[in-house]
Molecule: transfer RNA
Organism: Propionibacteriales bacterium
RNA sequence: GGGCGUAUAGCUCAGCGGUAGAGCGUCCGCCUUACACGCGGAUGGUCGGGGGUUCGAUCCCCUCUGCGCCCA
Repeated sequence: GGGCGUAUAGCUCAGCGGUAGAGCGUCCGCCUUACACGCGGAUGGUCGGGGGUUCGAUCCCCUCUGCGCCCA
């Protein structure tokens, strides 16, 4: 330099056009002599930035940036 992939909650990841989810974590309650486990609830997102298409974009297109892999 070229090609491909990837970016969504604190972490690991789902979600492929119509109001954003799970597990773990964190907090509160229950349980316990107490802790752990377990049960219930809560908390948490400019969906990487910008632009475009569309009635409508996390999702499609372009571009930039970060990261990973391959080729040279």